Overview:
Model confidence (mean pLDDT): 85 of 100. Predicted 3D model of a 1456-nucleotide RNA (small-subunit ribosomal RNA) from an uncultured bacterium. Its Rfam family is "Bacterial small subunit ribosomal RNA". The sequence is in RNAcentral, with records from ENA, Greengenes and SILVA.
RNA sequence: GAUUGAACGCUGGCGGCAUGCCUAACACAUGCAAGUCGAACGAGGCCGGUGCCUUCGGGUACUGAGUCGAGUGGCGGACGGGUGCAUAACGCGUAGGGAUCUGCCCUAGAGAGAGGGACAACCCGGGGAAACUCGGGCUAAUACCGCAUAAUACCUUCGGGUCAAAGGGGGCUUUCGGGCUCUCGCUCUGGGAUGAACCUGCGUCCGAUUAGCUAGUUGGUAGGGUAAAGGCCUACCAAGGCGACGAUCGGUAGCUGGUCUGAGAGGACGGCCAGCCACACUGGGACUGAGAUACGGCCCAGACUCCUACGGGAGGCAGCAGUGGGGAAUUUUGGACAAUGGGGGAAACCCUGAUCCAGCGAUGCCGCGUGUGUGAAGAAGGCCUGCGGGUUGUAAAGCACUUUCAGCAGGGAGGAAUGAGGUGUGCGUGAAUAACGCACAUCUGUGACGUUACCUGAGGAAGAAGCACCGGCUAACUCUGUGCCAGCAGCCGCGGUAAUACAGAGGGUGCGAGCGUUAAUCGGAAUUACUGGGCGUAAAGGGCGUGUAGGCGGAUAGGCAAGUCAGUGUGAAAUACCUCGGCUCAACCGAGGAGGGUCAUCUGAAACUGCCUGUCUAGAGUAUGAUAGAGGGGAGUGGAAUUUCCGGUGUAGCGGUGAAAUGCGUAGAUAUCGGAAGGAACACCAGUGGCGAAGGCGGCUCCCUGGAUCGAUACUGACGCUGAGGCGCGAAAGCGUGGGGAGCGAACAGGAUUAGAUACCGUGGUAGUCCACGCCUUUAACGAUGAGAACUAGCCGUAAGGAUCCAUCGGAUCUUUGUGGCGCAGCUAACGCGCUAAGUUCUCCGCGUGGGGAGUACGGCCGCAAGGUUGAAACUCAAAGGAAUUGACGGGGGCCCGCACAAGCGGUGGAGCAUGUGGUUUAAUUCGAUGCAACGCGAAGAACCUUACCUACCCUUGACAUCCCCGGAACUGGCCAGAAAUGGCCGGGUGCCUUCGGGAGCCGGGUGACAGGUGCUGCAUGGCUGUCGUCAGCUCGUGUCGUGAGAUGUUGGGUUAAGUCCCGUAACGAGCGCAACCCUUGUCACUAGUUGCUACCAGGUUAUGCUGGGCACUCUAGUGAGACUGCCGGUGACAAACCGGAGGAAGGUGAGGAUGACGUCAAGUCAUCAUGGCCUUUAUGGGUAGGGCUACACACGUGCUACAAUGGUGCGUACAGAGGGCUGCAAGGUCGCGAGGCUGAGCCAAUCCCUGAAAACGCAUCGUAGUCCAGAUUGGAGUCUGCAACUCAACUCCAUGAAGUUGGAAUCGCUAGUAAUCGCAAAUCAGAAUGUUGCGGUGAAUACGUUCCCGGGCCUUGUACACACCGCCCGUCACACCAUGGGAGUGGGUUGCACCAGAAGUGGGUAGCUUAACCUUAGGGAUGGCGCCUACCACGGUGUGAUUCAUGACUGGGGU
Repeated sequence: GAUUGAACGCUGGCGGCAUGCCUAACACAUGCAAGUCGAACGAGGCCGGUGCCUUCGGGUACUGAGUCGAGUGGCGGACGGGUGCAUAACGCGUAGGGAUCUGCCCUAGAGAGAGGGACAACCCGGGGAAACUCGGGCUAAUACCGCAUAAUACCUUCGGGUCAAAGGGGGCUUUCGGGCUCUCGCUCUGGGAUGAACCUGCGUCCGAUUAGCUAGUUGGUAGGGUAAAGGCCUACCAAGGCGACGAUCGGUAGCUGGUCUGAGAGGACGGCCAGCCACACUGGGACUGAGAUACGGCCCAGACUCCUACGGGAGGCAGCAGUGGGGAAUUUUGGACAAUGGGGGAAACCCUGAUCCAGCGAUGCCGCGUGUGUGAAGAAGGCCUGCGGGUUGUAAAGCACUUUCAGCAGGGAGGAAUGAGGUGUGCGUGAAUAACGCACAUCUGUGACGUUACCUGAGGAAGAAGCACCGGCUAACUCUGUGCCAGCAGCCGCGGUAAUACAGAGGGUGCGAGCGUUAAUCGGAAUUACUGGGCGUAAAGGGCGUGUAGGCGGAUAGGCAAGUCAGUGUGAAAUACCUCGGCUCAACCGAGGAGGGUCAUCUGAAACUGCCUGUCUAGAGUAUGAUAGAGGGGAGUGGAAUUUCCGGUGUAGCGGUGAAAUGCGUAGAUAUCGGAAGGAACACCAGUGGCGAAGGCGGCUCCCUGGAUCGAUACUGACGCUGAGGCGCGAAAGCGUGGGGAGCGAACAGGAUUAGAUACCGUGGUAGUCCACGCCUUUAACGAUGAGAACUAGCCGUAAGGAUCCAUCGGAUCUUUGUGGCGCAGCUAACGCGCUAAGUUCUCCGCGUGGGGAGUACGGCCGCAAGGUUGAAACUCAAAGGAAUUGACGGGGGCCCGCACAAGCGGUGGAGCAUGUGGUUUAAUUCGAUGCAACGCGAAGAACCUUACCUACCCUUGACAUCCCCGGAACUGGCCAGAAAUGGCCGGGUGCCUUCGGGAGCCGGGUGACAGGUGCUGCAUGGCUGUCGUCAGCUCGUGUCGUGAGAUGUUGGGUUAAGUCCCGUAACGAGCGCAACCCUUGUCACUAGUUGCUACCAGGUUAUGCUGGGCACUCUAGUGAGACUGCCGGUGACAAACCGGAGGAAGGUGAGGAUGACGUCAAGUCAUCAUGGCCUUUAUGGGUAGGGCUACACACGUGCUACAAUGGUGCGUACAGAGGGCUGCAAGGUCGCGAGGCUGAGCCAAUCCCUGAAAACGCAUCGUAGUCCAGAUUGGAGUCUGCAACUCAACUCCAUGAAGUUGGAAUCGCUAGUAAUCGCAAAUCAGAAUGUUGCGGUGAAUACGUUCCCGGGCCUUGUACACACCGCCCGUCACACCAUGGGAGUGGGUUGCACCAGAAGUGGGUAGCUUAACCUUAGGGAUGGCGCCUACCACGGUGUGAUUCAUGACUGGGGU
């Protein structure tokens, strides 16, 4: 996608045609579904007529083309209708066969004569509740039985014998006996038609975890039996028959035409319709009959239901309706025989739940409708919005029209006439104008459906649209709600606060009286591959050989005709296809045609396959001559080594390991020498060397033996290849019996290692390893590559031969067979393979079909066992897997770098304090930052403010912005209440511009739009920042390679600080990074010379560039120069570059700074700012006061000060740089011990001030002590700032004088003007640095080196990682659930065998009883019946097996 006998959900206007218990072959109330014939028969009832009688009610006799039944009889009931239980079968399909039957029907021949005796009905009597039944009596027939006849038929000993029948009705006639005639029947026989029975070939599901089955079994003879062949049955004889081409057994199933799907081949199915079969409550049985082993018949047994008087009876919807039940689910207890068909009848006619119709159900298919045109103010409303608008949308309204369908009213075919009845005419039969039959004409009547189809009329848009979907697949998108919740889901997957995926809405898409969902089948699926696939690594080559069946098979000639091809028959109808036709169309229906088989048959053809016959030598083999070899088996034998034992020498260790210990050794080891024993294995040779089928095979000699190769001839003449089963071989380990046992060595023991160490290491050591015999039969038994054959470029080795040539050791060429390395074409998903194929073909075998469960369970077979072999399912997952790619990672490799280690110097970690954080506490201790890369961080500075937090008191268009209205200048002084915010009251004050209307600014009041938010989300964001990392990387265009991801470039050889540069190069170029350009600093020059400088001249001072000159120097700040591997030598590849040197202030980036590629960390920040969304709006906004951010058992980070003598203290002396200064820096003077106060020159600064730098240096003192170290803490007294110093500042003075004596594990910084040490300044700031940012002073040590730790770069390798090793992932255990194996058993189903039993029935027997027709010698016989016996046999029973299902305490593993 197509489809369905469907079901469910939502919805539902009409019609046509179809279709409707798929489940419980479960049970059934009620009604109907098979009757009919009076023209077969007797009796009777009703009705009519006639006669008689009458009590007038009626009775009785006769009679009738009248009518109705029970009964006898005939035909039918074996059809029609239902269902699919059983059945894997001659059941069905197809094609055939001969040994058969066939009522009614057709045709032909012959006949139908003459008799007899009964039994129902009916009557009488009996039994029973009933169903029903018994006895006696009467009676008819187309009921029954003899006799006669016998064309034909049957039997036959071929002479002969045997077998029938039925009449009814109509007409005419009659002497009433009958006769003639028509018609329907009857009997026998032949033929036909139809129907039925039997037999055969072929086809017809799954399972081998079903491999052997079979005694009437297979065949024969004889008999019986049947309609008929036949072991169908019986007796006897023989021992057969079936099976790997799947018997037997088990499971499932009605089969077919066909239906659905598919391009086809196929696959699935068998409802409706049609053919066949089977069944009729379950099982068995026969009877009747033409036909049954009988759905609405019988008998028996069983289960069930019902009735009962308890004695006994009745029943069978899988007919049509209908009921209960089951189920997801399937209709009316309808109408009619009008049509078609069936039964009966001479017919009328009767019967017919067959059938035709109607009803119910959108169950399906088909058709129609639910309006049409116009209509922009693009209405209202809805939804969205970027607020402009967009969309719904010509949609609606409005205007103009139409009326299908439904509803109402009226009209109105066809199905219905070759049929029926009447009449007439003609013809036939007949003696007949009768009757009967046929034909024609005419008349009459027949419709369930039906309010039919169809047509017409009136009216009015009037009565008529839903369903699913909108993340991708897949056509269709937004908003709101929700917040991993609720939910969705076919697969992937959505949902954790911006969900096109949930729910709703608007809009859209698809289909439309339907639309979705579920179930099911086919397709796609080449995903069982015949068409049409595979097996080196994805699942898949058997461990190897030998060989049976089978499959396949060289060249040539002839024959045959099995396969093959053609003709012929058949392949029902319906269906499907084509054409035509009928319903308005279609669905539907009708007509014609074509097609369809692995079928049958006969006649032809002979290329190919096959079969037969003959021939051949290219395949295969044999003989002969050589060759190589760890090929196999057996026997013998050799040396080296280990070990043990004996003896000698000899002394303290040996052994072992990363290091040790266990162990051995003074009872003499190890070492060494000699001797002996014993077992096992065979160094060197030795080789991608050899041999073998594989496993495998290695000292030497002998014996036996298999195979291979090469050369040349001869011979055989297709003898070949493969190979299901079978058989054999088959490493190691293991098993059995018996040996053997040197070394090694599972188990085991001791020692180590370790958190542990049931391991790795070490010391011992048993089985075993070895031999013989017998088992086992597996492996990564691998080339992960089955065997055989042919074909298809080359090159280089190597082993065993052969040929030719040159010929000197020797070499070259060609060739065969093995064994290796590269490689073309080709193949392959790629990797790779590539004459030893994984290439191109042929033949045969084996094997696979998603992962797990599982090579497990059960069963079978094998085994002594271990176990092997064969080999599932439930359940579960959406993957498992291959090859390759890019990354990342590795206690992988190579190269390289970095204060990364190392070498050094100084710290932290211990103390006290400062500061930040965690934690705790609190009304609040506001918030953020959290490994490196948070923690003296945001904060360059919290007493109030800041401030975001808490408490209390207040405000509500608001502290702030815009708009509107009203009022007022703005502004300002004071008093009262209050903590203040705020509120109340009293004053002062009247501005600017103007076109004179007003306007601008400011203030107050009011209304609503709005303001406001340090509220949330840094995981919605912008911007900014950190980090890897100042690491050397990150990419692109074009080209090329690859199916592709991607690769190449960017790799390689060198070199560099550098992807820096050079060379090479399928790459060539380019970009962002590196470097450079920028700033500072180091040298010099030029220019300029005040506030800087002062060499020189002059003046002056106690002294000072203090002053006048001056600008040389320093300096200031502008412009330039200089350094580029430029020069020399060496190394290097003639390169890049490196090493050394010269010159130079500086040398290889001179030093420092700024500068941060592509990206990573959902890194940090919504509290700098901006911003989407959400939340708040008399509060989460705003104001005020007070408090808090400063808390304190504790833990951590960063610092300061120390622990002292390289020091402290005291006194004295010297030298900076860079900054700052008007709400400021402040000299000087003065007061105070001091912080500081008062006063105040100068300076808007190269001018004045902060500003006297400190370490240093000189002198003195202290003398190793908790000190003259250290300074915490505390008490007291003060200073400054500020509205304010209590919580809670800093500083000063006096007093106090804690811990601390160099700091565990661990850890940090630094490579030169660096570390260390010393002070100075600034920002913030009213005040408040041990912090931060700058500045200068003094000024070291060390680097062998890259093994290791950490981080990083490049190449390479492995990977099961990709959230990328902080990854992935294995097993036990614990908990829950699920399916399953075992299990003492237990309960069912099916079934085999043995036995018991034996209803009904049939066959056989039987003379106990009985018997109308016939015969009779009259006694009886024949015959039939009942009874009894017997054979077979259903149900049932017993025993013992098999198989299957369910269940089971407990238990095993498995899955989630």